[in-house]
RNA sequence: UAUGAUGUUUUAUAGGGUUCCGGCAUUAACUGCGACUGGACCGAGAUAAAACGGCGCUUUCGGCGCUGCACGGAGGGAUAAAAGCCCGGGAGAA
Numbered sequence: 001u002a003u004g005a006u007g008u009u010u011u012a013u014a015g016g017g018u019u020c021c022g023g024c025a026u027u028a029a030c031u032g033c034g035a036c037u038g039g040a041c042c043g044a045g046a047u048a049a050a051a052c053g054g055c056g057c058u059u060u061c062g063g064c065g066c067u068g069c070a071c072g073g074a075g076g077g078a079u080a081a082a083a084g085c086c087c088g089g090g091a092g093a094a
Base pairs, nucleotide, nucleotide: 007052008051009050010049011048012047015042016041020039021038022036023033024032025031053067054066055065056064057063058062069089071092075087076086077085
């Protein structure tokens, strides 16, 4: 300097907004409010757990071990909307 890999799924969490429900607004509405705890919803590469998968050893039914590391914008995109979502283990830094 160049290239490759760093697995999958599920359930939760941090976080996030406002389509729907609820709440509030003198409140009827197809109205307004997320400077409303919420129900539901979105949700992490750099959060957690579990299962599967992979690799190694083995006395081959199976069992045991390993599965590491990871600083990070601005900007843009989706959805009703936003975000530690997606671009993205990107640019860059080390």